Small-subunit ribosomal RNA, central domain from an uncultured prokaryote, 350 nucleotides, folded computationally. Model confidence (mean pLDDT): 90 of 100. RNAcentral holds the full RNA, with entries from ENA.

[in-house]
Context: one part of a larger RNA
RNA sequence: CUGGGCGUAAAGCGCGCGUAGGCGGCUUGGUCAGUCAGAUGUGAAAUCCCCGGGCUUAACCUGGGAACUGCAUUUGAUACUGCCAGGCUAGAGUAUGGUAGAGGAUAGUGGAAUUCCAGGUGUAGCGGUGAAAUGCGUAGAUAUCUGGAGGAACACCAGUGGCGAAGGCGACUUCCUGGACCAAUACUGACGCUGAGGUGCGAAAGCGUGGGUAGCAAACAGGAUUAGAUACCCUGGUAGUCCACGCCGUAAACGAUGUCAACUAGCCGUUGGAGGGCUUGUUCCCCUUAGUGGCGCAGCUAACGCGAUAAGUUGACCGCCUGGGGAGUACGGCCGCAAGGUUAAAACUC
Numbered sequence: 001c002u003g004g005g006c007g008u009a010a011a012g013c014g015c016g017c018g019u020a021g022g023c024g025g026c027u028u029g030g031u032c033a034g035u036c037a038g039a040u041g042u043g044a045a046a047u048c049c050c051c052g053g054g055c056u057u058a059a060c061c062u063g064g065g066a067a068c069u070g071c072a073u074u075u076g077a078u079a080c081u082g083c084c085a086g087g088c089u090a091g092a093g094u095a096u097g098g099u100a101g102a103g104g105a106u107a108g109u110g111g112a113a114u115u116c117c118a119g120g121u122g123u124a125g126c127g128g129u130g131a132a133a134u135g136c137g138u139a140g141a142u143a144u145c146u147g148g149a150g151g152a153a154c155a156c157c158a159g160u161g162g163c164g165a166a167g168g169c170g171a172c173u174u175c176c177u178g179g180a181c182c183a184a185u186a187c188u189g190a191c192g193c194u195g196a197g198g199u200g201c202g203a204a205a206g207c208g209u210g211g212g213u214a215g216c217a218a219a220c221a222g223g224a225u226u227a228g229a230u231a232c233c234c235u236g237g238u239a240g241u242c243c244a245c246g247c248c249g250u251a252a253a254c255g256a257u258g259u260c261a262a263c264u265a266g267c268c269g270u271u272g273g274a275g276g277g278c279u280u281g282u283u284c285c286c287c288u289u290a291g292u293g294g295c296g297c298a299g300c301u302a303a304c305g306c307g308a309u310a311a312g313u314u315g316a317c318c319g320c321c322u323g324g325g326g327a328g329u330a331c332g333g334c335c336g337c338a339a340g341g342u343u344a345a346a347a348c349u350c
Base pairs, nucleotide, nucleotide: 004321005320006319007304008303012318014201015200016199017198021194022193023192025088026087027086028085029084030083031082033081034080035077036076037075038074039073040072041071042070049065050064051063052062053061054060091191092188093187094186095185096184097182098181099180103177104176107173108172109171110154115149116148117147118146119145120144121143125136126135162169163168206247207246208245209244210243211242215241216240220236221235222234223233258317259316260315261314262313263312266295267294268293269292270291271290272289273288275286276285277284299306300305323350324349325348332343333342334341335340
């Protein structure tokens, strides 16, 4: 390089945007670069192949032919691809009118609960467990009532419900803002798809500076358990969890399934829209469209299973895999304050 693969066997980058590149709708004309055909020249000899000849044969030597799959020039062909010019509207986009939504960001507000503080009532226990003890309590706890402080999270609604590219998003209101969907028209006229590098976003934990700290809680202390118990259980408890700004850049970042497009039986739910029908109306039914689920035909699959949300049938582009261990390690580079991340071997061994 060719090949075979990537849901679970090794293998889809965590997710976008996008540069180069690769690929690209219908149609007319031109050109003839790619492509195809012919001719000419060249493609040394030897070697290889074919048909002969010579050494007793063979290796070996040798005559002729073919071949040298290439390159150049030239003459043509014009379907396809490219290029140039023009046109189109089915891809893509814009406008108008609606719709749903925990999409993002910002400021404010609310109620329940926990804890703490003050006060009232009240008295000997409370708490905790398998059982206990540490702990709290006559300096008045627990319980109960009233008032206050403060932080964090938002019960019910809630739904294989919704939104978002992914991470993720859930009280209410304001302001700013992204995307999607539907219907009917109008407009632009291929403006598209993918995407090496690059760049942005990216749970939790962690780091830096400053704040905040109710509850929870690594570390830590004590009590138990136990042969021991650096644990599981209990009583405490600091980082942290929260906010602002800046880093980190990883996860079973999972649908373990890259993105885009086309095509390929049906049936049953559900969410958002449009249309139609029945009904006074609530409602119900049908159809269509965009999601989101459950079955299932063909087909695929090693099986499990997938099955219009494909793992079916195809195309375009990217990423990745190549026996187990050593090892996602060492060294080097790049990035980081650090923790570490990323790129990524070999010896050896089975």